Context: one part of a larger RNA
RNA sequence: GGACGAACGCUAGCGGCGUGGAUUAGGCAUGCAAGUCGUACGUGAAUCUCCGUUUCGGCGGAGAGGAAAGUGGCGAAAGGGUGAGUAACGCGUAGGUAAUCUGUCUUCGAGAUAGGGAUAACAGUUCGAAAGGGCUGCUAAUACCGUAUAUGAUUGGGACUUCUUUGGAUUUUCCAAUGAAAGGUGGUUUCGUUCGCGAAGCUGUCGCUUGGAGAUGAGCCUGCGUCCUAUUAGCUAGUUGGUGAGGUAACGGCUCACCAAGGCAACAAUGGGUAGCUAGUCUGAGAGGAUGAUUAGCCACAUUGGGACUGAGACACUGCCCAAACUCCUACGGGAGGCUGCAGUCGAGAAUAUUUCGCAAUGGGGGGAACCCUGACGAUGCGACGCCGCGUGAGGGAUGAAGGUUUUCGGAUUGUAAACCUCUGUGUUAUGGGAAGAAUUGCUAGGUGAUGAUAAGUCAGCUAGCUUGACGGUACCAUAGUAGAAAGCCCCAGCUAACUACGUGCCAGCAGCUGCGGUAAUACGUAGGGGGCUAGCGUUGUCC
Numbered sequence: 001g002g003a004c005g006a007a008c009g010c011u012a013g014c015g016g017c018g019u020g021g022a023u024u025a026g027g028c029a030u031g032c033a034a035g036u037c038g039u040a041c042g043u044g045a046a047u048c049u050c051c052g053u054u055u056c057g058g059c060g061g062a063g064a065g066g067a068a069a070g071u072g073g074c075g076a077a078a079g080g081g082u083g084a085g086u087a088a089c090g091c092g093u094a095g096g097u098a099a100u101c102u103g104u105c106u107u108c109g110a111g112a113u114a115g116g117g118a119u120a121a122c123a124g125u126u127c128g129a130a131a132g133g134g135c136u137g138c139u140a141a142u143a144c145c146g147u148a149u150a151u152g153a154u155u156g157g158g159a160c161u162u163c164u165u166u167g168g169a170u171u172u173u174c175c176a177a178u179g180a181a182a183g184g185u186g187g188u189u190u191c192g193u194u195c196g197c198g199a200a201g202c203u204g205u206c207g208c209u210u211g212g213a214g215a216u217g218a219g220c221c222u223g224c225g226u227c228c229u230a231u232u233a234g235c236u237a238g239u240u241g242g243u244g245a246g247g248u249a250a251c252g253g254c255u256c257a258c259c260a261a262g263g264c265a266a267c268a269a270u271g272g273g274u275a276g277c278u279a280g281u282c283u284g285a286g287a288g289g290a291u292g293a294u295u296a297g298c299c300a301c302a303u304u305g306g307g308a309c310u311g312a313g314a315c316a317c318u319g320c321c322c323a324a325a326c327u328c329c330u331a332c333g334g335g336a337g338g339c340u341g342c343a344g345u346c347g348a349g350a351a352u353a354u355u356u357c358g359c360a361a362u363g364g365g366g367g368g369a370a371c372c373c374u375g376a377c378g379a380u381g382c383g384a385c386g387c388c389g390c391g392u393g394a395g396g397g398a399u400g401a402a403g404g405u406u407u408u409c410g411g412a413u414u415g416u417a418a419a420c421c422u423c424u425g426u427g428u429u430a431u432g433g434g435a436a437g438a439a440u441u442g443c444u445a446g447g448u449g450a451u452g453a454u455a456a457g458u459c460a461g462c463u464a465g466c467u468u469g470a471c472g473g474u475a476c477c478a479u480a481g482u483a484g485a486a487a488g489c490c491c492c493a494g495c496u497a498a499c500u501a502c503g504u505g506c507c508a509g510c511a512g513c514u515g516c517g518g519u520a521a522u523a524c525g526u527a528g529g530g531g532g533c534u535a536g537c538g539u540u541g542u543c544c
Stems, first nucleotide, its partner, number of pairs: 001544004006540005013390006019383002026346003030343003035074003040071002043068001047064007081301003090226008100218002105214007115145002122137006153178007162169002183206010227273003234264003239261008276298004280291004303324005326337004356379003362376001363374004393423004403414004429480005437471001442466005448460004488533005493514003499528005509516002
């Protein structure tokens, strides 16, 4: 000199863009942060209409309606937070997988036969303070379980082609075995009809089953790199290897039985300390040094420790079970909870924000869609915490006014500074106008194409109209008036730009270093003057 997620002191007009719990991975009141689908399914509350009845309170029946809970599907493994642990194939980089999996999506094949038994909801009853259960009865499905079929697929056996890296991979073909499925919702034709609808055929669409390929995501393996310490020199029994078995999506001591006695280490094993890693960031001419906030990628964690279940995917932040600590409820028998999500609170600390608005945009989940959910996100509020921009007026104005300070008493300086004159309106205040961010989706109308049967219907483009804005009556624009709201902080001995007077008298004090102060202090305190930076200025801390 530069830099900072900074803090402290004095001061403070505005805007834009960023940024803000670094300490106790300490404890948490309250609200919200993951739901959605009635085009999978059975119920069906409130309310309304009609009819009947009535002791005028109501009751019964039919229809509309659609709340709410439940079964089922998908999602909940994403998004969001934190950095405790981890010196490790954790991360980075370059590869391998002939040792692997992959829901949804795209594409190409084949199929979807015929049946069955339950169960929640509900009703009744019962236990319990509650949380929550037990028993009996009824019912549905794209829930569950058999049956048929098997182009593919998998497994076993036989033959064959082309490759390969030792294992092996691959093509064609034969035989045997194993193992699938689910319907919903529209249109239309015919038939039946108790006029509600039902059955069959054709067809659209969303699904279902089984395979191939792709895309995406993930698992595993390997080379190299990755802090300090030798005042850590030896470490290791599933340890190192083999055979066999189990297990996994998959290789493997991953696990187990048996056998052998190996394996690592001065090229630093093992131990101890510290630490998430990287792209980057800061500094520096560079080499390098330091660092890893915000943003992005990867990893790890979710009160502490352990475990599995479900599922394409978890050993799962707002799922389950067990143990522990802590907090809360209790009828003392027993139960409930997990902010390292967004706000907020207490504590500790030098120190770090709103218990705000909205799904309008972008993105995500569900749904055929309308739509619903989304503390992701978009906005808003607070903080000079940082960077950038603007303003606090501009031009003229000498008798060099008054006042202050100083003086050799002549003057000098403050100083064109002020007053005064002429302007301007950034800004502020008031009034009026007023956005972009909106593209969609859906509906209506028209027309094109695909499917279908040249139909209906559905789907996909196109055109026109209507419809959607939290921020926000904000940004911005116009008009009007007034120089009116708006300057401080540090320093002045040398380093280092900037000097005099008074007070003090080794006192009070200053100080980054040298050092100043003991009666003429440019170094302490105050004043005048000056220098520097400027809505900031200085101090402290840390890094180069």